The RNA shown here (SAM riboswitch aptamer (S box leader)) has 92 nucleotides and comes from Anaeromyxobacter sp.
[in-house]
RNA sequence: AUUCCAUCAAGACGAGGCGAGGGCGGCGGCCCGAUGACCCUCGGCCAGCUCCCGGCAUCCCGGGGAUGUGGCAAUGCCGCCUGCGAUGGAGG
Numbered sequence: 001a002u003u004c005c006a007u008c009a010a011g012a013c014g015a016g017g018c019g020a021g022g023g024c025g026g027c028g029g030c031c032c033g034a035u036g037a038c039c040c041u042c043g044g045c046c047a048g049c050u051c052c053c054g055g056c057a058u059c060c061c062g063g064g065g066a067u068g069u070g071g072c073a074a075u076g077c078c079g080c081c082u083g084c085g086a087u088g089g090a091g092g
Stems, first nucleotide, its partner, number of pairs: 003090006013043005021032003024083001025081005044072003048069002051064005076084001
């Protein structure tokens, strides 16, 4: 890398740059955007998973830290397609 399984309704933004589309793909909605979205840089922040501690505790609950990963509009925005992605675990 590939395969399988589980989860993805909580939380958390400022400055500067750019300049027209953006919110994963298709269809249908809904929404964000020249009062500057998306994206990039810098700084800040969050704490889902991993990790640590406790509760008889692989599963549930509470607490902690911020190394790893992820995130900071809306349930991964919603529905269908069951496709794709992220995190963790198993196997190898």
NCBI's taxonomy places the organism under Bacteria, Pseudomonadati, Myxococcales, Anaeromyxobacteraceae, Anaeromyxobacter.
Rfam family: SAM riboswitch aptamer (S box leader). Its family is annotated with regulation of gene expression in the Gene Ontology.